[in-house]
Context: one part of a larger RNA
RNA sequence: UGAUGUUGAAGGAACUCGGCAAAAUGCCUCUGUAACUUCGGAAGAAAGAGGACCCAUUUUUAGGCAACUAAAAUUGGGUGGCACAAGCCAGGGAGAUGCGACUGUUUAUCAAAAACACAGGGCUCUGCUAACACGUAAGUGGAUGUAUAGGGUCUGACGCCUGCCCGGUGCUGGAAGGUUAAUGUGGUGAGUGCAAGCUCACUCCUGAAGCCCCAGUGAACGGCGGCCGUAACUAUAACGGUCCUAAGGUAGCGAAAUUCCUUGUCGGGUAAGUUCCGACCUGCAUGAAUGGCGUAACGAUAUCUCCGCUGUCUCCAACAUCAACUCA
Repeated sequence: UGAUGUUGAAGGAACUCGGCAAAAUGCCUCUGUAACUUCGGAAGAAAGAGGACCCAUUUUUAGGCAACUAAAAUUGGGUGGCACAAGCCAGGGAGAUGCGACUGUUUAUCAAAAACACAGGGCUCUGCUAACACGUAAGUGGAUGUAUAGGGUCUGACGCCUGCCCGGUGCUGGAAGGUUAAUGUGGUGAGUGCAAGCUCACUCCUGAAGCCCCAGUGAACGGCGGCCGUAACUAUAACGGUCCUAAGGUAGCGAAAUUCCUUGUCGGGUAAGUUCCGACCUGCAUGAAUGGCGUAACGAUAUCUCCGCUGUCUCCAACAUCAACUCA
C1' cells in the first nucleotide's frame, strides 16, 4: 500500500449518474391495519405490545382403575442481567408515475428487459387421398385427428372501444369484350414428281391460363391536406370562400419510451428541481388489433419522493487476518 472483515465521537445521503456498497429490518404470539380493487386481494400493509428463569393458581387434552405422567393454556407474585426470538439462521417500509396484465422464456461466455411466450380476440385457408410441410419418388407428418378439427397470419388478461379511404399494391369473384402460344380446318402461292403425293412460304378463322377490363375486400400492404377571409376592445374563429385528394385523423391520449425549438408555459414538491407529478395543446413528426385509452394484482423492470438506517460522505481512524514490502 492492497484485499477481506470488525468497530467508530458529532452529523445522517451533505456521497454519487444513481443510497452503488454497507447498515438497518428479520422469529413466534397478541393488538391493529389505508387508498384502491377484477371483491379474490392490497396485507406480514402500516403502526404497536409481549417473549428468560423461579413459585403458586385455574383449566383443557391424551394415557391410566387409581396414584399419577405428558402436552397445551390461564391468572397472580417474585428473581437476575447492559442486553431474555440473548448464538447461527432470519422481510426494511411507504407514496407517485411509465412499460408489460399475470406465473413463465431468452442472448451457455458483457444485455433478463419494456424483448419472446401466454390465456383471450380477429382474419384467412382446409370437406379428408384436407389444407399445409418434408421427399426425385414411394411414402411420411398433419392424425389413428375431421370445421367445437387442423394450418397460416396479426393482436395480446380484463374494462370501454376499434372512425374515414378500395385511387395504388395484394387477395377474392366475374359464362361478356380486348390481347394472347402451340395446335387444328381452310385459302393463296412456290419447289418437286408422269401421277398419287411430299416439302415450304404467306394468310383468314379456331385457340387456355395470364394480362387488360368490371366489381368486392382494411383485425389485407397501406393512406388519413393546403391557402385566404370573417364576431361591437383585443385575441381567437363556431362561419364563409377557394384549390387539391381515394379519403383528408373520428373517439381517446398528448412537451409523451413519441416534442426539434425546449430547462415550452402554469401549478405542486425543494431554501434552491434540465429529472419527477398534475395541467395546457403551438402533436417539428400521436391515434385506434402495425391496436387506442384506462386498469386491481404481479415485476432481481425504469423514473421521482419520503420514513427508518447507516463510514456513501464531512474526514478519516483503530483493530484482526492475508498479501505486497524490508530483514534473516